Predicted 3D model of a 73-nucleotide RNA (transfer RNA) from Desulfovibrio cuneatus DSM 11391. Taxonomically the source falls in Desulfovibrio cuneatus (Bacteria, Desulfovibrionia, Desulfovibrionales, Desulfovibrio).
RNA sequence: GGGUCGUUAACUCAGUCGGUAGAGUAUCUCCCUUUUAAGGAGAGAGUCGCAGGUUCGAGCCCCGCACGACCCA
Repeated sequence: GGGUCGUUAACUCAGUCGGUAGAGUAUCUCCCUUUUAAGGAGAGAGUCGCAGGUUCGAGCCCCGCACGACCCA
């Protein structure tokens, strides 16, 4: 230098054919338990890496850039 994959909640990750952004863990509240742990119910938490484009509508498609992993040179 070129190529492929990835970037979504604090962490780890889903997200179908472009049509209301989700789960587990963690945090907080409540319940249960003799207490802790475990268990149950609920809540908060999002610039979908950044910036453009296409579209009635983009996490998803297209261009550029940034970061990470791998491969080639």
Rfam family: tRNA. Rfam's curators write: Transfer RNA (tRNA) molecules are approximately 80 nucleotides in length.
The sequence was found in a public genome assembly.